Record summary
Model confidence (mean pLDDT): 87 of 100. Small-subunit ribosomal RNA, 5' domain from Hyphomicrobium sp. CS1BSMeth3, 472 nucleotides, folded computationally. Its Rfam family is "Bacterial small subunit ribosomal RNA".
Context: one part of a larger RNA
RNA sequence: GAACGAACGCUGGCGGCAGGCCUAACACAUGCAAGUCGAACGCCCCGCAAGGGGAGUGGCAGACGGGUGAGUAACGCGUGGGAACCUUCCCAGUGGUACGGAAUAGCCCAGGGAAACUUGGAGUAAUACCGUAUAAUACCCGAAAGGGGAAAGAUUUAUCGCCAUUGGAUGGGCCCGCGUAGGAUUAGCUAGUUGGUGAGGUAAUGGCUCACCAAGGCGACGAUCCUUAGCUGGUCUGAGAGGAUGAUCAGCCACACUGGGACUGAGACACGGCCCAGACUCCUACGGGAGGCAGCAGUGGGGAAUAUUGGGCAAUGGGCGCAAGCCUGACCCAGCCAUGCCGCGUGAGUGACGAAGGCCUUAGGGUUGUAAAGCUCUUUUGGCGGGGACGAUAAUGACGGUACCCGCAGAAUAAGCCCCGGCUAACUUCGUGCCAGCAGCCGCGGUAAUACGAAGGGGGCUAGCGUUGUUC
Numbered sequence: 001g002a003a004c005g006a007a008c009g010c011u012g013g014c015g016g017c018a019g020g021c022c023u024a025a026c027a028c029a030u031g032c033a034a035g036u037c038g039a040a041c042g043c044c045c046c047g048c049a050a051g052g053g054g055a056g057u058g059g060c061a062g063a064c065g066g067g068u069g070a071g072u073a074a075c076g077c078g079u080g081g082g083a084a085c086c087u088u089c090c091c092a093g094u095g096g097u098a099c100g101g102a103a104u105a106g107c108c109c110a111g112g113g114a115a116a117c118u119u120g121g122a123g124u125a126a127u128a129c130c131g132u133a134u135a136a137u138a139c140c141c142g143a144a145a146g147g148g149g150a151a152a153g154a155u156u157u158a159u160c161g162c163c164a165u166u167g168g169a170u171g172g173g174c175c176c177g178c179g180u181a182g183g184a185u186u187a188g189c190u191a192g193u194u195g196g197u198g199a200g201g202u203a204a205u206g207g208c209u210c211a212c213c214a215a216g217g218c219g220a221c222g223a224u225c226c227u228u229a230g231c232u233g234g235u236c237u238g239a240g241a242g243g244a245u246g247a248u249c250a251g252c253c254a255c256a257c258u259g260g261g262a263c264u265g266a267g268a269c270a271c272g273g274c275c276c277a278g279a280c281u282c283c284u285a286c287g288g289g290a291g292g293c294a295g296c297a298g299u300g301g302g303g304a305a306u307a308u309u310g311g312g313c314a315a316u317g318g319g320c321g322c323a324a325g326c327c328u329g330a331c332c333c334a335g336c337c338a339u340g341c342c343g344c345g346u347g348a349g350u351g352a353c354g355a356a357g358g359c360c361u362u363a364g365g366g367u368u369g370u371a372a373a374g375c376u377c378u379u380u381u382g383g384c385g386g387g388g389a390c391g392a393u394a395a396u397g398a399c400g401g402u403a404c405c406c407g408c409a410g411a412a413u414a415a416g417c418c419c420c421g422g423c424u425a426a427c428u429u430c431g432u433g434c435c436a437g438c439a440g441c442c443g444c445g446g447u448a449a450u451a452c453g454a455a456g457g458g459g460g461c462u463a464g465c466g467u468u469g470u471u472c
Base pairs, nucleotide, nucleotide: 001472002471003470004469006468007467008466009465010464013344014343015342016341017340018339019337020336021302026300027299028298030297031296032295035060036059037058040057041056043054044053045052046051067255068254069253076180077179078178079177080176081175082174085172086171090168091167092166093165094164095163096162097161098132099131100130101129108121109120110119111118112117139148140147141146153160154159181227182226183225188218189217190216193215194214195213196212197211198210199209200208230252231251232250233249234245235244236243237242257278258277259276260275261274280291281290282289283288308334310333311332312331316330317328318327319326320325347377348376349375350374357368358367359366360365383408384407385406386405387404391399416461417460418459419458420457421442422441423440427456428455429454430453431452437444438443
């Protein structure tokens, strides 16, 4: 000098754009943040009907979106390759969609419980479940012969679906080369350990797991251990090389009170699903139950320090639905904060051999200083009145009567902060007297202090200016 997710002190007019718990991955009151489909199904309620509402079975979605960085020094990430894989929905193609059956929730009846909830009985539907048939030059097993396996209907008759299979697209799983922090005051580490055979398991390769066999494998080119840490695109600085860093935005990973586990599913070992254990909090009739903000707001706490318990689905995007539409704290907006960057303003012109006042003075004067006043103008911003969008394609605008435009009055509403010994731009007087104090370094202060405090003057920056912290 530059930079910052900054903080503190003094000060503070406006706008645009951005940013805003870096600390306790501490604990959380309250509300909202994931639903949707009656064109799968049978019921119940209101209603004359049309229609509306409700729980349940069923389907799809809840594996996305959103948050956080605790863990992780690792194929986690980055980059470049690879073979033994899966992929709902979507696109293209091929071939099908036949006949039956048994249950069950809701509802009803009868109970248990304070509640959460739950037990028994009767009976019912389906695109829920099961069986049979059918099965292509396709699929699975097999060398072949041969064997095996499916479906679901709805409707307003336009369609929407269902099953098998091929290819694609997308997304993902796995493996490898190279790169990726410090410590040797960590030198040896390793028994599923290293390899083989066989088997199991998986979507798939593989000690992934197991049985047997062999005795290997790694290591000063730093194994093992310890400490620290999410990684990257990037960001800051620098002429560069490099150094530091990983907020916002984007990609990947990991996590969801702590630890463990699986279920469902195309996909999870699942933030707002389930089970078990633990800590904590809450309810209880003491028998037993409920919960998980590292979603958006918000609260307590910690801290130098970081915002509203706001509006809207109008746009973009997502889920469901044929659709109408519903849901969406994603998102779009608004609110708060000089936190940053950028822009604008706080007036312009004229005005004295120069008012008053202040300060200094050699008492003559000098300086503040064209500064003020005065005169002549202008109206950005703000105020008042009027008009009034783009964003929206036929309709639909939260923002918003906002931006913007026009008119009116009036200099009116708007300047501070730090410094002045040298480094370093800027000097005098008074007070103080090694005191009080200053200070980044050198150093000032013990009676004329340009270094302390005040004043006048001056220098610098300016809605900011200084200080502190951190990086280069």